[in-house]
Context: one part of a larger RNA
RNA sequence: UGACGGGGGCCCGCACAAGCGGAGGAACAUGUGGUUUAAUUCGAUGAUACGCGAGGAACCUUACCCGGGCUCAAACGGCGGACGACGUGCGCAGAGACGCGCAUUUCUUCGGACGUCCGCCGAGGUGCUGCAUGGUUGUCGUCAGCUCGUGCCGUGAGGUGUCGGCUUAAGUGCCAUAACGAGCGCAACCCCUGCCGACAGUUGCUAACAGGUUAUGCUGAGGACUCUGUCGGGACUGCCGGCGCAAGCCGUGAGGAAGGCGGGGAUGACGUCAAAUCAGCACGGCCCUUACGUCCGGGGCGACACACGUGUUACAAUGGGUGGCACAGAGGGAAGCCAGGCGGCGACGCCGAGCGGAACCCGAAAUCCACUCUCAGUCCGGAUCGGAGUCUGCAACCCGACUCCGUGAAGCUGGAUUCGCUAGUAAUCGCGCAUCAGCCAUGGCGCGGUGAAUACGAAAGCGGGCCUUGCACG
Numbered sequence: 001u002g003a004c005g006g007g008g009g010c011c012c013g014c015a016c017a018a019g020c021g022g023a024g025g026a027a028c029a030u031g032u033g034g035u036u037u038a039a040u041u042c043g044a045u046g047a048u049a050c051g052c053g054a055g056g057a058a059c060c061u062u063a064c065c066c067g068g069g070c071u072c073a074a075a076c077g078g079c080g081g082a083c084g085a086c087g088u089g090c091g092c093a094g095a096g097a098c099g100c101g102c103a104u105u106u107c108u109u110c111g112g113a114c115g116u117c118c119g120c121c122g123a124g125g126u127g128c129u130g131c132a133u134g135g136u137u138g139u140c141g142u143c144a145g146c147u148c149g150u151g152c153c154g155u156g157a158g159g160u161g162u163c164g165g166c167u168u169a170a171g172u173g174c175c176a177u178a179a180c181g182a183g184c185g186c187a188a189c190c191c192c193u194g195c196c197g198a199c200a201g202u203u204g205c206u207a208a209c210a211g212g213u214u215a216u217g218c219u220g221a222g223g224a225c226u227c228u229g230u231c232g233g234g235a236c237u238g239c240c241g242g243c244g245c246a247a248g249c250c251g252u253g254a255g256g257a258a259g260g261c262g263g264g265g266a267u268g269a270c271g272u273c274a275a276a277u278c279a280g281c282a283c284g285g286c287c288c289u290u291a292c293g294u295c296c297g298g299g300g301c302g303a304c305a306c307a308c309g310u311g312u313u314a315c316a317a318u319g320g321g322u323g324g325c326a327c328a329g330a331g332g333g334a335a336g337c338c339a340g341g342c343g344g345c346g347a348c349g350c351c352g353a354g355c356g357g358a359a360c361c362c363g364a365a366a367u368c369c370a371c372u373c374u375c376a377g378u379c380c381g382g383a384u385c386g387g388a389g390u391c392u393g394c395a396a397c398c399c400g401a402c403u404c405c406g407u408g409a410a411g412c413u414g415g416a417u418u419c420g421c422u423a424g425u426a427a428u429c430g431c432g433c434a435u436c437a438g439c440c441a442u443g444g445c446g447c448g449g450u451g452a453a454u455a456c457g458a459a460a461g462c463g464g465g466c467c468u469u470g471c472a473c474g
Base pairs, nucleotide, nucleotide: 001474002473004470005469007468008467009466010465011464012463013462016457019421020420021419022418023417026313027312028311029310030309031308032307033306034304035303042053043052064299065298066297067296068295069294070293076122077121078120079119080118081117082116083115084114087104088103089102090101091100092099106113107112124288125287127286128285129284133282134281135277136276137275138273140271145184146183147182148181149180150179151160152159153158164175165174166173190265191264192263193262195233196232197231198230199229200228201227205222206221209220210219211218236259239253240251241250242249243248302440315414319373320372321371322370323369324368331362332361333360336355337354340351341350342349343348380411385406386405387404388403389402390401391400427450428449429448430447431446432445433444
């Protein structure tokens, strides 16, 4: 000077407490360990791995295994030489890659171009090392810290500033002060959202006028309103009262759409963990070169005594079923979204209008109303299995999703323990998107609908900040 303490003081955080809903028990989905396997490719491993890299493993992907092929090689550059092929069509054999046979087949201002073959120099490697690296990322932590210049103090390491008092979400500010200033962080500037105004009105809107309809902004028309979009205003403890030296704090305060950081996002200081990644990419070194390269067929990544994580669905009456009636937002759409009609119980099929979209299309559900079920392993629950189908795709056996009929398992609220959340939040309800032929999505990322409870407090437990104290440690 750090770090550490089952030392002290002060302070903060869904850290505890107060609440609400879960996990841990069941079935299934998914990831992981383990085991198995010809292979079950590889990486990630307390917090900070485990619905993670995967925002799409039937082939492909694919890196793994088995088998069949190639060796200038699947692609590219250069040099030299030879040739007019390479391809295309047909046929044979084959699981295919590939091999064999037949037919056909370049341009040229001639230097050459193009292509193939041969040889050579470069190739190629998801092979190793993240403890050789760049770049990127996680975490402490959106925590309030980390430093510098000059001065001063100290032999020096170093200290001071950055400490103290008050205050703040904040090293935020005020006061004090051998310090005075400054930088990276904080805050603000940026984006979304909440109020208002101006401008602009089509594909949006409809108050007034007019036309028209069974009805509807349907039409003329209008820019008022909603909305869409650009620009601007608005909030600053500015005003009032109280406390305070000040900064600031308090108030059923006023005004205001909003009040003391209005809500949310983006933004992550010096550094720590030899943290993660050589399999995104790049790159040093090492290694392979008729193979550790490369092509193809098939298999595997999907195995299953078991163990764990993350989820989905439930165990029911605040519920299940049937019928009827409403109300979103954000997105997407051309090899697409598909209105409407017809067929089918249905998945879907056939026909077919509109829309590259404020115009057309992609049905919100919970809610509400009526009826029913009456506490039962049930009209709860839907796993599993049998049968029949639909669709995508060369192909659904291994190994797809969906539909219909039947079957109806475990499960009656889950031990020790443990997780999330402080408001339009939790809980609950559906909708969309990326990836994508299809999809194992219950995942991820967004969107809106309905919409709570509780916080007395600071004793103890967890993490963190500042000051101080002790010294086994650097």
Molecule: small-subunit ribosomal RNA, 3' major domain
Organism: uncultured bacterium